[in-house]
This record gives sequence, structure tokens and C1' cells, in this order.
RNA sequence: GGCCCUGUCGUCUAACCCGGUCAGGACACAGGCCUUUCACGCCUGGAAUACGGGUUCAAAUCCCGUCGGGGUCA
Repeated sequence: GGCCCUGUCGUCUAACCCGGUCAGGACACAGGCCUUUCACGCCUGGAAUACGGGUUCAAAUCCCGUCGGGGUCA
């Protein structure tokens, strides 16, 4: 350098292929209930689509480019 795969809350992950809910869940975190206290359990809350552009009524999803990671061919 060519080709292929990949990037979503603090972490792991669902939705992506086949465009349509205020992007869901678990753990963690914060607050509350419970408890003499802690833990457990229950309730509530904040938090994410790598970046830029395009198509579309509508993009995490499709297309192009850039960046990061992995693989492969030299």
C1' cells in the first nucleotide's frame, strides 16, 4: 500500500442484514424505601450510536470519505 471485519452509556451488550417507539437490558454509579447499621431485596434517576458529508418524510442501520482497532496478502 491492496482487500476484509469492526467502532453504541463508566463496562458488557440488544436493535444493524431487511431504515420507522422518547435507542432497550445487565453490571456499576447517585437518591429513596426496608434494616439498629451494613449487606440483600425493591423503587426512582442520570448517561451512548467514532467523526464529517450524502440519500430519504425519516439514518445507529443505506452510500462516500476520514480516524481508531483487528485480520490477511505482499
The prediction has a mean pLDDT of 81. The RNA shown here (transfer RNA) has 74 nucleotides and comes from a Planctomycetaceae bacterium. The sequence is in RNAcentral, with records from ENA. It matches the Rfam family "tRNA". Rfam describes the family as follows. Transfer RNA (tRNA) molecules are approximately 80 nucleotides in length. The family's RNA type in Rfam is transfer RNA. Its family is annotated with triplet codon-amino acid adaptor activity in the Gene Ontology.